[in-house]
This is a predicted structure of a 356-nucleotide RNA (Bacterial RNase P class A) from an uncultured Actinomycetes bacterium.
It was read from a public genome assembly, where an Rfam model found it.
Its Rfam family is "Bacterial RNase P class A". Rfam classes the family as a ribozyme.

RNA sequence: AGAGUCGCCCGGAUCACCGCGUUGUAGAAAUACACCGAGGAAAGUCCGGACUCCGAAGAGCAAAGUGGUGGCUAACAGCCACCCGGAGCAAUCCGCGGGAUAAGUGCCACAGAAAAUAAACCGCCGUUAGCAAUAACGGUAAGGAUGAAACGGUGGUGUAAGAGACCACCAGCAAUUGCAGUGAUGUAAUUGGCUAGGUAAACCCCACUUGGAGCAAGACCAAAAAGAUGGCGCUUGAGAGCUGCUCGCUCUAGUCAUCAGGUAGGUUGCUUGAAUCUGUUAGCAAUGGCAGAUCUAGAUGGAUGGUGAUCGUUUCGCAAGAAACACAGGAUCCGGCUUAUAGGGCGACUCUUCUU
Numbered sequence: 001a002g003a004g005u006c007g008c009c010c011g012g013a014u015c016a017c018c019g020c021g022u023u024g025u026a027g028a029a030a031u032a033c034a035c036c037g038a039g040g041a042a043a044g045u046c047c048g049g050a051c052u053c054c055g056a057a058g059a060g061c062a063a064a065g066u067g068g069u070g071g072c073u074a075a076c077a078g079c080c081a082c083c084c085g086g087a088g089c090a091a092u093c094c095g096c097g098g099g100a101u102a103a104g105u106g107c108c109a110c111a112g113a114a115a116a117u118a119a120a121c122c123g124c125c126g127u128u129a130g131c132a133a134u135a136a137c138g139g140u141a142a143g144g145a146u147g148a149a150a151c152g153g154u155g156g157u158g159u160a161a162g163a164g165a166c167c168a169c170c171a172g173c174a175a176u177u178g179c180a181g182u183g184a185u186g187u188a189a190u191u192g193g194c195u196a197g198g199u200a201a202a203c204c205c206c207a208c209u210u211g212g213a214g215c216a217a218g219a220c221c222a223a224a225a226a227g228a229u230g231g232c233g234c235u236u237g238a239g240a241g242c243u244g245c246u247c248g249c250u251c252u253a254g255u256c257a258u259c260a261g262g263u264a265g266g267u268u269g270c271u272u273g274a275a276u277c278u279g280u281u282a283g284c285a286a287u288g289g290c291a292g293a294u295c296u297a298g299a300u301g302g303a304u305g306g307u308g309a310u311c312g313u314u315u316c317g318c319a320a321g322a323a324a325c326a327c328a329g330g331a332u333c334c335g336g337c338u339u340a341u342a343g344g345g346c347g348a349c350u351c352u353u354c355u356u
Base pairs, nucleotide, nucleotide: 001352002351003350004349005348006347007346008345009344010343012311013310014309015308016307017306018305020037021036023034024033025032026031039327043338044337046336047335048334049333050332051214052213053212054211063210064209065208066207067206068082069081070080071079072078083097084095085094086093087092098205099204104203105202106199107198108197121144122143123140124139125138126137127136128135129134152170153169154168155167156166157165171195172194173192174191175190176189177188178187179186180185218268219267220266221265227259228258229257230256231255232254239251240250241249242248275294276293277292278291279290280289281288282287312325313324314323315322316321
């Protein structure tokens, strides 16, 4: 210099004016002032928890989920480290990674003789028949042909032709033992022709986990109407209207109190929390410990917006200048995962080439 791999961060800035929401202060009120006012994903609602109510003696079945090993965590299907397998020269990336000899069952399209313990289309060999072409029967699985996949590979011995039938080397698998490791596992030796196909996101088996519903959870206050109980009253007039009061007049059979339930409505749950930041410390890391500082949305016809100026970035333009500004917005709260994201910045590492 070129090519690549991985991780992290920012994701418009400042000012002015008008406007909106919560809270606080002042005020009788109108209102004024002050503080604060979306995100890395607030999204999807896919996992896991906190919290709340319901249920519940305990156990099992069923159902669902998880699935290499060790660690982290409140927990997890998350994260970190490692193992094994695969891709890449490498950095690095991918794995839906228990079991197919654990008990067992099923399936494997098309093609092909045969898709799993049995079989033979062509071929090779033998016998018989035949002058011959060839046919029938038998042997064989080396070669051809099919397929994603065909029952170890190469060479030799052997044979009528062949074949792990036998031998040498190689590959794989299983068992046993030693060594290393917490472990997954690795490695070495020995034994065994043992040569075993794939599929469990097919049933199934093994191990582990799981009660249900969700803030529209739940708690509190509590109109109107209807209800229950009681008092007073029903022409001996309760109550209402006219009225400042009394009388009077008019209307008329209800009216008053309490209680229970909890609808409309309101309050609460509601934001101080597995919190954030800084420093330090243990650890390879995920993550944890300690110290200090900070308070940072809480709506419910649901606020967080609009305009202008300057700067920034990008595009167009000779210039003057013009245009545009990624994905997207809380709703009980946290930890993850997944998906969307214009543009910009930083760091680590790998390979190739050149120069000193």